[in-house]
Context: one part of a larger RNA
Formats: sequence, structure tokens, C1' cells
RNA sequence: CUGGGUGUAAAGGGAGCGUAGACGGUUUUGCAAGUCUGAUGUGAAAGCCCGGGGCUCAACUCCGGAAUUGCAUUGGAAACUGUAGAACUAGAGUGCAGGAGAGGUAAGCGGAAUUCCUAGUGUAGCGGUGAAAUGCGUAGAUAUUAGGAGGAACACCAGUGGCGAAGGCGGCUUACUGGACUGGUACUGACACUGAGGCACGAAAGCGUGGGGAUCAAACAGGAUUAGAUACCCUGGUAGUCCACGCUGUAAACGAUGAUGACUAACCGUCGGCGAUACACAGUCGGUGGCCAAGCGAAAGCGAUAAGUCAUCCACCUGGGGAGUACGACCGCAAGGUUGAAACUC
Repeated sequence: CUGGGUGUAAAGGGAGCGUAGACGGUUUUGCAAGUCUGAUGUGAAAGCCCGGGGCUCAACUCCGGAAUUGCAUUGGAAACUGUAGAACUAGAGUGCAGGAGAGGUAAGCGGAAUUCCUAGUGUAGCGGUGAAAUGCGUAGAUAUUAGGAGGAACACCAGUGGCGAAGGCGGCUUACUGGACUGGUACUGACACUGAGGCACGAAAGCGUGGGGAUCAAACAGGAUUAGAUACCCUGGUAGUCCACGCUGUAAACGAUGAUGACUAACCGUCGGCGAUACACAGUCGGUGGCCAAGCGAAAGCGAUAAGUCAUCCACCUGGGGAGUACGACCGCAAGGUUGAAACUC
């Protein structure tokens, strides 16, 4: 390489859009590049293979045949692929009418709570723990009442509920805006699927500049615990956590399960539509769950949301360690990221 694989043994790219490429619905006509078939030429000889012959046999050698699976030219075939034309509507898309949604961006608003400040009441404790201590408090704390400031997060509703490609999204209102779904029908007429490179997105932490800073809290300090305690527990506390703009580009980025399409028993929920009949049900489309037939699987399990049966395309794996390291290259302000070995060893 091939083969075989990729939920958990090595292996699905974090996720999308999309270029090249690969692949692609139904009917029909032409062409004949692929394809099939015939003929001719060529495919040196020797060798190999088959049938004979000659050395006493054999090796060796001579003769004949076959083979040389190929190439070129030429005559045909037209099912399939291709190509050119014509047509279609079941794929895909557009229009119309609806309802659902924490989908996104921006602005404004709201109440509860924490903290702080001011004032009142009030007096000796508060806080914290397994127990304590550090800490706070007679310069009046904790508690409680009133007022104020500021930042961050949105209890209940809340749900194997919803939306989004993934990351993710949850107080309320407004503006702008993306997508999906359902219904019936009008239109376009294969416009589809996948997608190496590429482009844009991408939690948290981190970085740059400027704001902001209530809470929480790496680092740090102190108190405990302990043989020690650079920890777990406690009291504090700075980056950070928040905002704007820019960068980083990684996660157990997980369903550890790539995308698209088709097919294969039932039963029980739930969300959004539709429908008929009339308040209780079967049906249907699209999601989201449970349990299972066939089948699959090493098993546990999966099972129409497949890990079943198939098709197309991409990505990836090939014993453990060394190592996601070194070197080189590219990217980055840096941290680092991406690509990614070998010696050696078992």
C1' cells in the first nucleotide's frame, strides 16, 4: 500500500459556509470518449508453457504450436457512464398564509439580595469552627429602622421544556435581525449532496489599551490542623471576575457517536403545527425523551434521534513508552498554538 476499522479497545476534524474535486433524480433523441464485439498490422529471437525429435538417459539441444493478457488502424453495437439537445416534477429552492421559541445585536427600565456610607434606637459582644484562634467591636460593633451610593446576577415560573451549526442562550420593554416548523397551493426546473485547501464563528482562562470594581476570589498574608502542612478548615485579600475595542484559537469543545439520503415491528410520554369530530380520542408533519422486534455488538449496550441494512463524500487509526516531545516551517505581543519525527527501549 492493500485489507480492516474509528461511542467505551488506536482512530470523527470544536462547529459552519464554501472553492477545486468526487458523486448525483425521471423520460427521450443524437454522438460514440469510456465500454462491448469483428478484422488487419505489430507485439524480435532466445527463454517460460504444450506436443514431438536428437545425443544410451538427463542436463543440453532442434522442430512445431500456444502465449505475449499490449498498442495502432479500421468495420460495427448503443444497455450503462460520458457528452450535446429537448422535456418532466417525486430532490432542492422561491412565493403565499399562520402559530412557537432563554436564536442574535443595541438601547432603556425593574425588584430582591450582598457590600459600603449617613442618621436613629440600643449595649457588649459579634463572627467563625470539629474545637478554636487570627479578625471586627465601648472611638459604640453585631442586631434593628430610615435614607443614600455602586456593581454584578436575574429567585419563583422552570420542565430528560424551548432556541441555536457548534461554542452557547434565562428579569421586563422597545428597535433592528437570522433560522426552523406547519398548511395548502402557484412558480423555477436537478439549480442537489459532500467538501482537500480557503474564509468567517468558536466556553473558560490568558494577553493589549481604556474604563469599572459590589460579590466572589488564583497569588499573597495571618490563624488553625499536623511529625511537617508551601494543602484541605478559618479571617483577610490583589490580579481576575464586569464593559468597550483588539488578540489568543484551545477544552472530558462529549452523544467521547462526521455530513446527506433511503429502507427496517410495536408500545408509553412531552413540545410546536395541522386535521376532523365536538372536550375525549385515534391520525399526520417536525422536534425531544423512555422501553423494546428484527438486526448489530467483545460485552455492557445500540435499536426509525441506530452503534441495524445500504449509497455518496470528507476526516482520522495501524503495539506501549520516548512524545503531542525535538527540529524545521507557519501563526501569535506574549503565553503558546498548528503541523509533527527519530534514536533508544519494552
The part of an RNA shown here (small-subunit ribosomal RNA, central domain) has 346 nucleotides and comes from an uncultured bacterium. The prediction has a mean pLDDT of 88. The RNAcentral record of the full RNA draws on ENA. It matches the Rfam family "Bacterial small subunit ribosomal RNA". Rfam links the family to the GO terms ribosome and structural constituent of ribosome.